[in-house]
Context: one part of a larger RNA
């Protein structure tokens, strides 16, 4: 390389758009580049293999013969791939009509609760712990009440629920917007699939300006524990955490350790949302989101119509462990670091 392979044993990119490239639905006509057939040319000799002959045999020589992927040219062939032309409507899209949703973005309200401030009412404790301190507190705390301010999160409802590519998304309303679904079968006619770079999105911590800063809280002080205790646990408590812009681009990015798309292949069950149909039904369809289970797969666990069964097309990645996701170079980055990626050596 070829093969063989990715759920766990190396191995599926974090997600999606889409560029070149690669594959591409039915039917019909013409060309004839792949494609098949015939024919001619050329494929040098020596060497291989076979048959035969020459040196006393081999080796070695010498004759014939087969083979000889391929190119070229010509003649035809139209099945299929391809061109070109002219249709079709199941694919993929538009349209129309429902209906559902924590999709997304902005603006506006809202009570709980937490913390502080004012007053008031009380008085000798509060708080924390396995115990306990260190903290607070006669400068009136801790508890109740009023009343005010602030920031950050949305108790029930709640779910084996939705919804979105993914990351993710959950008090209420309004508003602009994105998708997907169902039903009709009006338009349109292959306009599709995957997708090397490429572009964008992309928890959480981080970074850069400016705001904010109530709560928790790295770091950091103290206080316990302990031989010790740079921990656990306690009292504080700064970054952060919140916004906004703009970087950063990574995760057990696994809520499938399971790339994306089509098509087929027994049922049974709950369940969300249509359609249908009705009696308030049973039964049927369609998209999901769960659990059983046949064939069948699988090294078993297990997977089974949301496939890890059966075909096909693209794409990514893997090839003993350790050295190493390091080390040079290169790109990117304010930096932290990201990407891309090795040898020696050693088992």
């Nucleotide at each position: 390389u070829u093969g063989g392979g990715u759920u766990u044993a190396a191995a599926g990119g974090g997600u999606g758009c889409g560029u070149a490239g690669g594959c591409g639905g039915c039917a019909c006509g013409c060309c004839a580049a792949g494609u098949c057939a015939g024919c001619g040319g050329u494929g040098a000799a020596a060497u291989u293999u076979c048959c035969g002959g020459g040196c006393u045999c081999a080796a070695c020589c010498c004759g014939g013969a087969c083979u000889g992927u391929g190119c070229c040219g010509u003649u035809g062939a139209a099945a299929c791939u391809g061109g070109c032309g002219a249709g079709c409507u199941a694919g993929a899209g538009u349209g129309c009509a429902c209906a559902a949703g924590a999709g997304g973005c902005a603006g506006g309200c809202g009570g709980a609760a937490u913390g502080c401030g004012u007053g008031a009412u009380g008085u000798a404790g509060c708080g924390g712990u396995g115990a306990a301190a260190u903290g607070c507190a006669u400068a009136g705390a801790u508890a109740u009440c009023a009343c005010g301010c602030a920031g950050a999160a949305c108790c029930c409802c709640g779910a084996u629920u939705g919804c979105g590519a993914a990351g993710g998304c959950a008090g209420c309303c309004u508003g602009c917007u994105a998708g997907g679904g169902u039903g009709c079968g009006a338009c349109a006619g292959a306009c599709g699939c995957u997708g090397a770079g490429g572009c964008a999105c992309g928890a959480a911590a981080g970074c850069g300006u400016g705001g904010g800063u109530a709560u928790c809280g790295a770091a950091c002080a103290g206080g316990a524990u302990u031989a010790g205790a740079u921990a656990c646990c306690c009292u504080g408590g700064u970054a952060g955490u919140c916004c906004a812009c703009g970087c950063a681009g990574u995760a057990a990015a696994c809520g499938g350790a399971u790339g994306a798309a089509u098509a087929c292949u027994a049922a049974c069950u709950g369940u969300u949302u249509g359609c249908g149909a009705u009696a308030c039904a049973a039964u049927g369809u369609a998209a999901g989101c769960g659990g059983u289970a046949c064939a069948g797969c699988g090294a078993a666990a297990g997977c089974g119509u949301u496939a890890a069964g059966u075909a096909u097309u693209c794409c990514a990645c893997c090839u003993g462990g350790g050295g190493a996701g390091u080390a040079c170079g290169c790109c990117g980055g304010c930096a932290a670091c990201g990407g891309u990626g090795a040898a020696a050596c050693u088992c």
Predicted 3D model of a 347-nucleotide part of an RNA (small-subunit ribosomal RNA, central domain) from an uncultured bacterium. Rfam family: Bacterial small subunit ribosomal RNA. Rfam links the family to the GO terms ribosome and structural constituent of ribosome. Its mean pLDDT, the model's own confidence on a scale to 100, is 85.